[in-house]
Molecule: SAM riboswitch aptamer (S box leader)
Organism: Streptomyces sp. UH6
RNA sequence: CGCUCAUCCAGAGGGGCAGAGGGAUACGGCCCGAUGAAGCCCCGGCAACCCUCCAGCCGCGCCCGCGUCACGCGAGGCCCCGGCUAGGGAAGGUGCCAAAUCCGUCUCACGGCGAAGACGCCGCUGAGGAAGAUGAGGA
Numbered sequence: 001c002g003c004u005c006a007u008c009c010a011g012a013g014g015g016g017c018a019g020a021g022g023g024a025u026a027c028g029g030c031c032c033g034a035u036g037a038a039g040c041c042c043c044g045g046c047a048a049c050c051c052u053c054c055a056g057c058c059g060c061g062c063c064c065g066c067g068u069c070a071c072g073c074g075a076g077g078c079c080c081c082g083g084c085u086a087g088g089g090a091a092g093g094u095g096c097c098a099a100a101u102c103c104g105u106c107u108c109a110c111g112g113c114g115a116a117g118a119c120g121c122c123g124c125u126g127a128g129g130a131a132g133a134u135g136a137g138g139a
Stems, first nucleotide, its partner, number of pairs: 001138001003137006013043005021032003026105004044097003049093002051089003055085005061078003064074003101131001106128004110123005
């Protein structure tokens, strides 16, 4: 950065300074906060994106056999490389440590109500999107 991909209902807090806000933004809701918010520092932890180990499978490749060469065939082999799946590790680079990304907002479906259709409103409903966050890449 109007870029790509993956993930986002799990998990993990103490201390010091500070002193009134905070939960991304707007609105609405609901929460957290003087038993101390934001921010900064120290220590601790969680997790496993990058990293790494092992096994299996797939692809490519190479080898072998058949086939006159090529094409091709093989429920043959290898495991350098790439990918996927399951499991393990945690030194380092990030990240994170109230509540689902706290919830809603847009679309569709479903249900209820408005007598019905259109349409509208509602919802401890479901799916998707938008926006955002984090990582790994890209320009």